[in-house]
Molecule: Fluoride riboswitch aptamer (crcB RNA motif)
Organism: bacterium
RNA sequence: UUUUGGGAAGGCGAUGGAGUUCGCCUUUAACCGCUCUAAAAAGCUGAUAACUCCUACAUUUAA
Numbered sequence: 001u002u003u004u005g006g007g008a009a010g011g012c013g014a015u016g017g018a019g020u021u022c023g024c025c026u027u028u029a030a031c032c033g034c035u036c037u038a039a040a041a042a043g044c045u046g047a048u049a050a051c052u053c054c055u056a057c058a059u060u061u062a063a
Base pairs, nucleotide, nucleotide: 009026010025011024012023013022016054017053018052019051020050021049033044034043035042
């Protein structure tokens, strides 16, 4: 210096926060939605990876 493995720790899982669980990545990474298109344009769903709660947004009803 290069390669491989392990540990610790950290990071990530298409729009916010918290808890729990799961998965992924080791900084040249994980991750960065879908339909259509050569591309662009245009259009569509969801605040979760999953569950629960809060907040924001949307619809309806009541006070």